This is a predicted structure of a 74-nucleotide RNA (transfer RNA) from Bacillales bacterium UBA1744. Its Rfam family is "tRNA". It is annotated as a transfer RNA. Model confidence (mean pLDDT): 80 of 100.

RNA sequence: CGGGACAUAGUACAGCUUGGUAGUACGCUUGCUUCGGGAGUAAGAGGUCACGAGUUCGAAUCUCGUUGUCCCGA
Numbered sequence: 001c002g003g004g005a006c007a008u009a010g011u012a013c014a015g016c017u018u019g020g021u022a023g024u025a026c027g028c029u030u031g032c033u034u035c036g037g038g039a040g041u042a043a044g045a046g047g048u049c050a051c052g053a054g055u056u057c058g059a060a061u062c063u064c065g066u067u068g069u070c071c072c073g074a
Stems, first nucleotide, its partner, number of pairs: 001073007010026004020057001028044005050066005
């Protein structure tokens, strides 16, 4: 320099293909249970979906650009 993949909750990821309420597990908080802890169980909090722009009635999802990480080639 060229090509490709990825970026979503504290962590690991699904959802994208086919645009229509942002989810799962672990973790965290609270209640119940226990002498207490752990385990179990119920509820809850936590997200500008990397950033900017465009298309659309409507964008995590489609398009373009930017940034970051990784892989391949030279």